[in-house]
């Protein structure tokens, strides 16, 4: 890079730092000296791989490793459509696309 699955549930403390942070750009909306990103420690959720139950499939249960993850929907919108209003715009827990994100394979 490329395929397949998934992405509205869930889960923070504590050191350390010292101003940014929430993926790129733009617009918005948030966190942020009552301490942001980053790093180290412990703790946790989950249930991709994994183990285990008749086993084909599905299904249930585990949680010992490998990996992921702990504001907010992937924090929201953008492209195509659809519904509602009715200023042509503006709404939507509508659909699909595109971009991320994470797992397994290749």
């Nucleotide at each position: 890079u490329c395929u397949u699955a998934u992405u509205a549930a869930g889960a923070g403390a504590g050191g350390u730092g010292g101003a940014g942070g929430g993926a790129c750009a733009u617009g918005g909306c948030c966190c942020a000296g009552u301490g942001a990103a980053g790093c180290c420690u412990c703790g946790g959720c989950a249930a991709c791989u994994u183990u285990c139950a008749u086993c084909a499939a599905a299904u249930g249960a585990a949680a010992a490793a490998g990996u992921g993850c702990c504001a907010a929907a992937u924090c929201c919108a953008u492209c195509a459509g659809g519904c509602a209003a009715g200023u042509u715009u503006u709404g939507u827990a509508c659909u699909g696309a595109a971009a991320a994100a994470u797992a397994a394979g290749a």